[in-house]
Molecule: SAM riboswitch aptamer (S box leader)
Organism: soil metagenome
RNA sequence: CUCAUCAAGAGGGGCAGAGGGACCGGCCCGUUGAAGCCCCGGCAACCAUUCCGACGCAUUCGCAGCAACACUGCGUAGGCGGAACAGGUGCCAACUCCGUCCCGUGGAUGGUCCGCGGGGAAGAUGAG
Numbered sequence: 001c002u003c004a005u006c007a008a009g010a011g012g013g014g015c016a017g018a019g020g021g022a023c024c025g026g027c028c029c030g031u032u033g034a035a036g037c038c039c040c041g042g043c044a045a046c047c048a049u050u051c052c053g054a055c056g057c058a059u060u061c062g063c064a065g066c067a068a069c070a071c072u073g074c075g076u077a078g079g080c081g082g083a084a085c086a087g088g089u090g091c092c093a094a095c096u097c098c099g100u101c102c103c104g105u106g107g108a109u110g111g112u113c114c115g116c117g118g119g120g121a122a123g124a125u126g127a128g
Base pairs, nucleotide, nucleotide: 001128002127003126004125005124006123011040012039013038014037015036019029020028021027024099025098026097041092042091043090046088047087049084050083051082052081053080059077061075062074063073064072065071096122101119102118103117104116105115106114107113108112
């Protein structure tokens, strides 16, 4: 940088001792113990691995038919769907905790405020 996903799910102990939830604004969590480190446990299934299925020769490679090419058929890799496993990651307060920018829309209002829906931005995780 690209692509996919982000409303579900899953915590105990030890050390430690004041912060943490990315940033900003809120609102929360925290001395009934934050961050961090260690141990054990769990969740999930992105990748890997294994198996099954359909499609299909459009792509890779191979085989067969043909004198050969084209073409056809079969298989293979790859792609697609499903299942198993838990090896590589990840995760285990609150929807990514909510909002910020744009569009649409409802209500109240003196300023203005409170919602709902959609799309972005940013971020997180995985794969490349």